[in-house]
Context: one part of a larger RNA
């Protein structure tokens, strides 16, 4: 363990599929577990309170209450549940259509970088706050040309896109997952959530084998400095990359679980659907286009910001942190302690789970 909360005080699980539970939209019909009423059975004395009785006064006697509940009976059916059955407003399939760095695989390309030839050139280049450590006459440094390697993918780019989250971004090609909108057809509650439980999960790290240009923990050295196991400098290994199997954590963040309804405006953009106007340009000429372009309304679904109501402690929220409902996770004073001790997992690192004494 009630209560009260979880953006910032202590608290949203790192996402998501889903199992048992949990909770659910519509019309009749039944039943009657639940539920509501109704009698009826059940309360041991004694205590305990009231009142009598007694008594000098009690003790003592007597009466009465206490009263929720529980049991089977019986009646009822408005909601809950159970069986039937009915319906489209939720779900969900089929048509059309659209946008997207969604995911995987294969091939291609393009600047830089370094590297090595070659050629022209003849002293410094580098690098700082200022040096030095370093390269360089065994020709660096620069300039051109070829010619190899891995990384990466400028400009478009955007408060812009897509994904469950992690995430994703040259091009071209195959698979491929989800989503908008639009109109009808179909299914008919098939819905929501979700303890365990499956899966995915950034960087770093680990295994086994490739690859290594730059970048750079460690780690040498060279400044700074009282010192400098730093920040700055010259090198520089793992690692960054791949394949494939591990880890399974993060300020894994909107520090704000998921889904469903209600509630006002105004505004950025993005994808669509309807509509309506020829658009752009610019003063004079012209461009572009017949089925698109551009703009404006309406509309649906995201997406930015500024607010009314309302909430908050205040800061702010207002794609709620508003009203309101369903089901999950958590917290419950600082430390000890994301710890200790077991336990499951892991090749180790470690990771989950989680305490007490003490102490203020």
């Nucleotide at each position: 363990u009630u209560g009260g909360g979880c953006g910032u005080a202590a608290a949203g699980g790192g996402u998501g599929c889903g199992u048992a539970g949990a909770u659910g939209g519509u019309u009749u019909c039944a039943u009657a577990a639940a539920c509501u009423a109704a009698a009826u059975a059940u309360a041991a004395a004694a205590a305990c309170a009231u009142a009598a009785u007694a008594u000098a006064a009690a003790a003592a006697u007597u009466a009465u209450g206490c009263u929720g509940g529980u049991a089977g009976u019986u009646a009822g059916c408005a909601c809950u549940g159970u069986g039937a059955u009915u319906c489209u407003a939720g779900a969900g399939u089929a048509c059309a259509u659209c946008a997207g760095a969604g995911g995987a695989a294969a091939g291609u390309c393009g600047u830089a970088u370094u590297g090595u030839u070659g050629a022209c050139g003849g002293a410094a280049a580098g690098g700082u706050g200022a040096a030095a450590u370093u390269u360089g006459u065994a020709g660096a440094u620069g300039u051109c040309a070829a010619u190899a390697a891995g990384a990466c993918g400028a400009c478009c780019g955007a408060a812009g896109g897509c994904g469950a989250a992690g995430g994703c971004a040259a091009c071209u090609u195959u698979c491929u997952g989800g989503g908008g909108u639009g109109u009808u057809a179909c299914u008919g509650a098939c819905g929501u959530u979700g303890a365990g439980g499956c899966a995915c999960g950034a960087a770093a790290g680990c295994g086994u084998g490739g690859g290594g240009a730059g970048c750079a923990a460690a780690c040498a050295g060279g400044a700074u400095u009282a010192g400098a196991u730093a920040c700055c400098c010259u090198g520089g290994u793992a690692g960054u990359c791949c394949a494939c199997g591990c880890u399974g954590u993060a300020a894994a963040c909107g520090a704000u679980g998921a889904a469903u309804g209600u509630u006002g405006g105004a505004u950025u953009u993005u994808g669509g659907a309807u509509u309506u106007u020829g658009u752009c340009a610019a003063u004079u000429a012209g461009a572009c286009a017949u089925a698109g372009u551009a703009a404006g309304a309406u509309u649906c679904a995201g997406u930015u910001u500024c607010u009314a109501a309302g909430c908050u402690a205040a800061c702010g929220c207002g794609u709620a942190a508003a009203c309101a409902u369903u089901c999950c996770g958590c917290c419950u004073g600082g430390g000890g302690a994301c710890u200790a001790c077991g336990a499951u997992c892991g090749c180790a690192a470690g990771a989950u789970u989680a305490a007490a004494a003490c102490u203020c």
This is a predicted structure of a 360-nucleotide part of an RNA (small-subunit ribosomal RNA, central domain) from Hypsibius dujardini. Rfam family: Bacterial small subunit ribosomal RNA. The full RNA is in RNAcentral, with records from SILVA. The prediction has a mean pLDDT of 83.